[in-house]
RNA sequence: UCCCCGAUAGCUCAACGGUAGAGCAGGAAGCUGUUAACUUCAAGGUUCGAGGUUCGAAUCCUCGUCGGGGAG
Numbered sequence: 001u002c003c004c005c006g007a008u009a010g011c012u013c014a015a016c017g018g019u020a021g022a023g024c025a026g027g028a029a030g031c032u033g034u035u036a037a038c039u040u041c042a043a044g045g046u047u048c049g050a051g052g053u054u055c056g057a058a059u060c061c062u063c064g065u066c067g068g069g070g071a072g
Stems, first nucleotide, its partner, number of pairs: 001071007010024004018055001027041004048064005
């Protein structure tokens, strides 16, 4: 310098261009003599950044940043 992959909730990860979800963690309630376990509920998001396409973008296109891998 070039190529490929990735960046989404506190963490690990989903998500045909059409309401962003799950598990775990944390919170509340139930259960229990108490704790743990178990059950239920609620909350939690500038989808890495800036533009573009589109009626509509996490998703498609361009550029950039960071991380991983490869070529020279």
Predicted 3D model of a 72-nucleotide RNA (transfer RNA) from a Chitinophagaceae bacterium. The RNAcentral record of the sequence draws on ENA. It matches the Rfam family "tRNA". By type it is a transfer RNA. About the family: Transfer RNA (tRNA) molecules are approximately 80 nucleotides in length. The source organism's lineage runs through Bacteria, Pseudomonadati, Chitinophagia, Chitinophagales and Chitinophagaceae.